The RNA shown here (nadA riboswitch) has 64 nucleotides and comes from a soil metagenome. The prediction has a mean pLDDT of 83. Of the family's consensus pairs, 100% are formed in the model. Its Rfam family is "nadA riboswitch". The family's RNA type in Rfam is small RNA. The sequence is in RNAcentral, with records from MGnify.
RNA sequence: GGCUUCAACAUCCCCGCAGGCUGGGCGCGACUAAAGCAAGACGCGCAGCGAGCCGGCUGGAGCC
Numbered sequence: 001g002g003c004u005u006c007a008a009c010a011u012c013c014c015c016g017c018a019g020g021c022u023g024g025g026c027g028c029g030a031c032u033a034a035a036g037c038a039a040g041a042c043g044c045g046c047a048g049c050g051a052g053c054c055g056g057c058u059g060g061a062g063c064c
Base pairs, nucleotide, nucleotide: 001064002063003062004061005060006059007058013050014048016057017056019054020053021052022051023049025046026045027044028043029042031040032039
């Protein structure tokens, strides 16, 4: 210098950091639909979304 792998630190465990993409949740708006129940796509916002992926960085370990 290159590659791989892990997250110790954490007010049970899990969760390293910020960013991007995808897909969910909740709230609001009006539209369609309906007029018993429920649903569909669109716009905006919210957050420890216990979902996935991507590269960058921090720290540990291993390999070349």